[in-house]
Overview: c-di-AMP riboswitch aptamer (ydaO/yuaA leader) from Actinoplanes sp. TFC3, 135 nucleotides, folded computationally. Its Rfam family is "c-di-AMP riboswitch aptamer (ydaO/yuaA leader)". Gene Ontology terms of the family: regulation of gene expression and cyclic-di-AMP binding. Taxonomically the source falls in Actinoplanes (Bacteria, Bacillati, Actinomycetota, Actinomycetes). It was read from a public genome assembly, where an Rfam model found it. Its mean pLDDT, the model's own confidence on a scale to 100, is 75.
RNA sequence: ACGGAACCGCCGCCUAAUCGCCAGCACGGCGAGCCGGGGACCCAUCCGGUAAUGGGGUGAAUCCGCGAACUGCGGUAGGGAUCACUUCCGUCCCGAACCCGUCAGCUAACCCGGUCGGCGGCCGAGGGAAGGAAU
Numbered sequence: 001a002c003g004g005a006a007c008c009g010c011c012g013c014c015u016a017a018u019c020g021c022c023a024g025c026a027c028g029g030c031g032a033g034c035c036g037g038g039g040a041c042c043c044a045u046c047c048g049g050u051a052a053u054g055g056g057g058u059g060a061a062u063c064c065g066c067g068a069a070c071u072g073c074g075g076u077a078g079g080g081a082u083c084a085c086u087u088c089c090g091u092c093c094c095g096a097a098c099c100c101g102u103c104a105g106c107u108a109a110c111c112c113g114g115u116c117g118g119c120g121g122c123c124g125a126g127g128g129a130a131g132g133a134a135u
Base pairs, nucleotide, nucleotide: 010121011120012119013118014117018032019031020030021029022028033115034114035113036112037111038110043105054103055100056099057098058097063075064074065073066072078094079093080092081091082090085131086130087129088127089126
């Protein structure tokens, strides 16, 4: 000097998952904000029989085809980012996982919960237009 890794701080991204307070060796708790579930009237559903793998929830994460049939390939409903507002074009990605336990349509009052975790910040896929805000 260059490169790599780790820790702290700061900035930024996905997500509801942030902020404040009281305690505190540790363990814990409360509140605000945000998020999810249960739960009336009304509305919706509500013929019978057979078979079958009951049904439901969080989430963008559903469905289809191929296959010499993998922990595979291609696509897709849908979703995220793109120098920090929104939108358009283009580009790069995700398209999982888990939970309830035979039970739940919507749903005012009311009731019950969650507030985790995972990434990036020297290297390039950026470009244009319109609108808005602040100074």